[in-house]
RNA sequence: AUCUUAUGGCGCUAGGGUUCCGGUCCCCUUCGGGGAUGUCUGGUCCGAGAGCUGCCAGGCCCGCGCAGUGUGUCGGGCUCCACGGAGGGAUAAAAGCCCGGGAGGU
Numbered sequence: 001a002u003c004u005u006a007u008g009g010c011g012c013u014a015g016g017g018u019u020c021c022g023g024u025c026c027c028c029u030u031c032g033g034g035g036a037u038g039u040c041u042g043g044u045c046c047g048a049g050a051g052c053u054g055c056c057a058g059g060c061c062c063g064c065g066c067a068g069u070g071u072g073u074c075g076g077g078c079u080c081c082a083c084g085g086a087g088g089g090a091u092a093a094a095a096g097c098c099c100g101g102g103a104g105g106u
Base pairs, nucleotide, nucleotide: 007057008056009055010054011052012051015046016045020043021042022040023037024036025035026034027033028032058079059078060077061076062075063074065073066072081101083104087099088098089097
């Protein structure tokens, strides 16, 4: 300097905005309806590569286990590390979402 790998899903959270519900304010033809408001705690919703002693699956290794020609099944172990813009994109809109384990840095 280059290449490869560092898995996927679910649940939850940090966080996020405002499509829906609700709240607040104003208006009306006041069984209700309309408008504004997220500098409205909230519910629905979105939601982390670098968040969770999370869960499931997958992958790798071990046994000379069980089966017996199948590459299955059972049990055990491992699945590490990870500083990070600006800008752009999606959605109603925004974000630790996606671009992105990127650019860059060590």

This is a predicted structure of a 106-nucleotide RNA (Guanidine-I riboswitch aptamer) from Sulfurimicrobium lacus. It matches the Rfam family "Guanidine-I riboswitch aptamer". Gene Ontology term of the family: regulation of gene expression. From the family's description: This family represents a conserved RNA structure found upstream of the ykkC and yxkD genes in Bacillus subtilis and related genes in other bacteria. The prediction has a mean pLDDT of 82. The source organism's lineage runs through Bacteria, Betaproteobacteria, Nitrosomonadales, Sulfuricellaceae and Sulfurimicrobium.